[in-house]
RNA sequence: GCCAGCGUAGCUUAAUGGAAAAGCAACGCACUUGUAAUGCGUGGAGUGUCGGUUCGAGUCCGACCGCUGGCU
Repeated sequence: GCCAGCGUAGCUUAAUGGAAAAGCAACGCACUUGUAAUGCGUGGAGUGUCGGUUCGAGUCCGACCGCUGGCU
C1' cells in the first nucleotide's frame, strides 16, 4: 500500500428496518456472630464519528477514525 471482518452499559454478548435487552460486575435490602454464598430489588449505554436512504436506522449505503486478521 491492497483486501476482509469487527466497533452497542465497567466487561462479555443479544436485538427480521418498527418501544435498545440479558449475563457478569456495581449499589441497596434480606439472611449470617461476621464474611462469602444465596434470594429480592435498583441504577447504568441511544449503539465509534459525520453524512445519506427511509414515515421510521444499532441494522441498509458512503466517507473517516480505531482494533484484528490476511496479502504484498